The RNA shown here (transfer RNA) has 72 nucleotides and comes from a soil metagenome. The RNAcentral record of the sequence draws on ENA. It matches the Rfam family "tRNA". Rfam classes the family as a transfer RNA.
RNA sequence: GGGCCAGUAGCUCAACGGUAGAGCAGUACCCUCUUAAGGUAUUGGUUGAGGGUUCGAAUCCCCCCUGGCUCA
Repeated sequence: GGGCCAGUAGCUCAACGGUAGAGCAGUACCCUCUUAAGGUAUUGGUUGAGGGUUCGAAUCCCCCCUGGCUCA
């Protein structure tokens, strides 16, 4: 340098082009002598950056950035 894959909540991951969710974690409460475990509720997002297409983009297209694999 070429090719491919990935980037979404603090972490691990979902999401036919049509309201971005789950688990864990966090917070509050219940339970308990206390802790852990358990139960209920709940907070948390510029979907890596910038453009384009579209009525509408996490999703399609272009380019860039970061990481990984691979070829030379």
Overview:
The coordinates come from a structure-prediction model, not an experiment, and the mean pLDDT is 80.